[in-house]
Context: one part of a larger RNA
């Protein structure tokens, strides 16, 4: 922008992608088969490799806004107790998040229709002959099924919903016994911006921008607070103890990113635009 008003949602699927592996055991059955030796076909069931999605309960890696230990050094006036800096100074752990070495899942079944190849009946050709009419079986390949994407599929589908003034006068059409009713049409002077949507803002399960996704006070959308989880490993200061270094108690302390709830305390203020009036 386009699809014969305009919006919201749910959709059919023309068409494209993706996917398709396979091994070993065990029953069948030590059976068919075979003098033994040896040893199946069909058929079931169970475990595995590679490969692929997804996801993180488990086992881990990372985890430079979380914890603690510690080394030199400066600084806070000095002891304490802290910051800075030295690769996050070095170590040892680590939550969400993201990943794999972890977790589950997948390939299949089944149809059609053939390929080689087996076959029925069968004549040309009184036999034969799977073919010349007809008819049947048959592969990881094709065509469906399975999983993704898909109406610019311009033959541009489909469904469901929502949305888009009245007065007053004139006139005309239809109904009606009539009073009048209904619709169109013209005048008139106000009146009206729908339904949706975007901007702006608060963000993330989204994400270079975009765009999707949740919210904008009718609000739990972020941040703080609050209370849990989880991580770390018993703070600081008192107190005792020991000559000290240290050690113990208060103390399973304190301190804690991103995780869960809960709570308007702070910002999501106040607006703005767009899109019209029945649709050749």
């Nucleotide at each position: 922008u386009g699809a014969a008003g305009g919006a919201a949602a749910u959709u059919u699927g023309a068409g494209g992608g993706g996917a398709g592996c396979u091994g070993a055991u065990c029953a069948u059955a030590g059976u068919a088969c075979g003098a033994g030796a040896g040893g199946a076909c069909c058929u079931g069931a169970u475990u595995g490799g590679a490969c692929g999605a997804a996801c993180c309960u488990c086992u881990g890696g990372u985890g430079u806004a979380c914890c603690a230990g510690u080394u030199g050094u400066u600084c806070c006036g000095u002891c304490a107790g802290g910051a800075g800096c030295a690769g996050c100074g070095c170590u040892g752990g680590g939550u969400a998040a993201c990943c794999a070495a972890g977790u589950u899942c997948g390939g299949a079944a089944g149809g059609g229709a053939u390929a080689a190849a087996u076959g029925c009946u069968g004549a040309a050709a009184g036999c034969a002959u799977a073919u010349a009419a007809g008819c049947a079986u048959g592969a990881a390949a094709c065509c469906c099924a399975c999983c993704c994407c898909a109406a610019a599929a311009c033959a541009a589908g489909a469904u469901u919903u929502c949305c888009c003034a009245a007065a007053u006068a004139u006139c005309a059409a239809u109904c009606g016994c009539a009073a009048g009713a209904u619709u169109g049409a013209u005048a008139u002077a106000u009146a009206a911006g729908a339904a949706g949507g975007c901007c702006a803002c608060u963000u993330g399960u989204a994400g270079a921008u975009u765009a999707c996704a949740a919210g904008u006070u009718u609000g739990a959308u972020a941040g703080g607070c609050a209370g849990g989880g989880g991580g770390u490993g018993u703070a600081a200061g008192u107190c005792c103890u020991g000559a000290g270094a240290g050690g113990g108690a208060u103390u399973a302390a304190g301190c804690u990113g991103a995780c869960c709830u809960g709570u308007a305390c702070u910002a999501a203020u106040c607006g703005g635009c767009c899109g019209u009036u029945u649709g050749a």